[in-house]
Context: one part of a larger RNA
RNA sequence: CUGGGCUUAAAGGGCGCGUAGGCGGUUUUAUAAGCGGGGUCUGAAAUCCCUCGGCUCAACCGAGGAACUGGGCUCCGAACUGUAAGACUUGAGUGAAGCAGGGGCAAGCGGAACUUGCGGUGGAGCGGUGAAAUGCUUUGAUAUUGCAAGGAACACCGGUGGGCGAAGGCUGCUUGCUUGGCUUUAACUGACGCUGAAGCGCGAAAGUUAGGGUAGCGAACGGGAUUAGAUACCCCGGUAGUCCUAGCCGUAAACUCUGAGCGCUUGUUCGAGGGGGAUUUUUUUCUUCUCGGACGUAGCGAAAGUGUUAAGCGCUCCGCCUGGGGAGUAUGGUCGCAAGGCUGAAACUC
Repeated sequence: CUGGGCUUAAAGGGCGCGUAGGCGGUUUUAUAAGCGGGGUCUGAAAUCCCUCGGCUCAACCGAGGAACUGGGCUCCGAACUGUAAGACUUGAGUGAAGCAGGGGCAAGCGGAACUUGCGGUGGAGCGGUGAAAUGCUUUGAUAUUGCAAGGAACACCGGUGGGCGAAGGCUGCUUGCUUGGCUUUAACUGACGCUGAAGCGCGAAAGUUAGGGUAGCGAACGGGAUUAGAUACCCCGGUAGUCCUAGCCGUAAACUCUGAGCGCUUGUUCGAGGGGGAUUUUUUUCUUCUCGGACGUAGCGAAAGUGUUAAGCGCUCCGCCUGGGGAGUAUGGUCGCAAGGCUGAAACUC
């Protein structure tokens, strides 16, 4: 080392692409590296083991045997793995015909609300709260109405866990460009596949750099309350920020706290997108593929639960865990403008 695990006890990488590597469909022939069998040589002695023997026994010593799990050469076998050559179509992909969608990017447009400015009406309050006050208001507020400007977000439709995307995430409308998926077909390629250490890319919010923008909201901050106090909860204001462009950051309860792929294993029901059949159409119904849910059989599970979207039964590959604290700290390295990220201990202690 050969172990056991990873929904909730420690443990699935935030997600994708992908190098090396690992693993890999059906079939024919060859080969014989792995694999199996035989022979032979070697594997020093001592040691270990077995059987005898010598010291009164034992330790110890002597003799014989076995063993030395290994290595070399050689002969045979050919199921499986590998290798070489050939073939195949079910895996994978391409094509053809259709389909659904808040998937992405860019440009343009729209109405409601809000705030502000200007004008009209009006004339004393408004606002806010548990109650108030700060605040606004006769320099005419609030209310109402007309016009204008601006920024941000898209009510209803709308859907009860409905759709799309790898994840983050994505919702007004139109146009353009564009990724992916599903169904049917079976024309083409012919294993081209799966996973994936490194690596590269994407990655909410906050934060950060430069420039712009700023209606509303609003960390910080100021004020008013509350209170024993109130660095809060409530109220009045309000800067950064929130928005845009170009970079950086690279983290989240990035969660289904459940890695990816493939196969197999009773069912019921709802929804979404296709196909096929029956039906005269509407419709209804049967069936099939894909996706999203609920309930539950066996099984699994410590239980909760899970249960064809498995946490069941198997295989392949990757990541990760190994008592609590110390500590995601110190140190070193590396990345970053910084904030900080990634990697990541020990002493000591229970």